């Protein structure tokens, strides 16, 4: 000092879906009916795998979670660090 992979860590950006009723309350609480999908978690037709086992998505599921806003968000650019491999 070159790249790549991975883990934290700053900053910006980041979607979707709700109505009723208790009730004064667009309530985060309780009922009741719907809905969403991009934390997590679960599943594999095609796909990689020679085959079997298997893997894994932003695909499906809706356990979880969540349906004004704040927040939280996958993921994204950007900087900054560990770490392993490597020129």
């Nucleotide at each position: 000092u070159c790249g790549a992979c991975u883990c934290g860590u700053g900053u910006g950006g980041g979607a979707g879906a709700a109505c009723c009723g208790g009730u004064a309350a667009c309530a985060c609480c309780c009922g009741g009916u719907g809905c969403c999908g991009a934390a997590g978690g679960c599943g594999c037709a095609a796909c990689c795998g020679c085959c079997c086992c298997g893997g894994a998505a932003a695909c499906g599921c809706u356990c979880a979670g969540g349906c004004c806003a704040c927040a939280g968000g996958a993921c994204c650019a950007c900087g900054g660090g560990g770490g392993u491999c490597u020129u």